Predicted 3D model of a 72-nucleotide RNA (transfer RNA) from Candidatus Caenarcanum bioreactoricola. It was read from a public genome assembly.
[in-house]
RNA sequence: GGAUCGAUAGCUCAGCGGUAGAGCAGGGGAUUCAUAAUCCUUUGGUCGUAGGUUCGAUCCUUACUCGAUCCA
Numbered sequence: 001g002g003a004u005c006g007a008u009a010g011c012u013c014a015g016c017g018g019u020a021g022a023g024c025a026g027g028g029g030a031u032u033c034a035u036a037a038u039c040c041u042u043u044g045g046u047c048g049u050a051g052g053u054u055c056g057a058u059c060c061u062u063a064c065u066c067g068a069u070c071c072a
Stems, first nucleotide, its partner, number of pairs: 001071007010024004018055001026042005048064005
């Protein structure tokens, strides 16, 4: 220098054009003498950044940033 893959909640990851989700973590409650465990409930997102396409973009597309792998 080139190619491919990835970036979504605090963490690990789904979702791939039509209202953004799960587990764990956090808050509140139940239970317990108490703690843990368990159960119920709930908060939490500029979907890496900036453009383009579209009635509508996390999703398609262009450039860029960061990370991983491969080739030279």
Its Rfam family is "tRNA".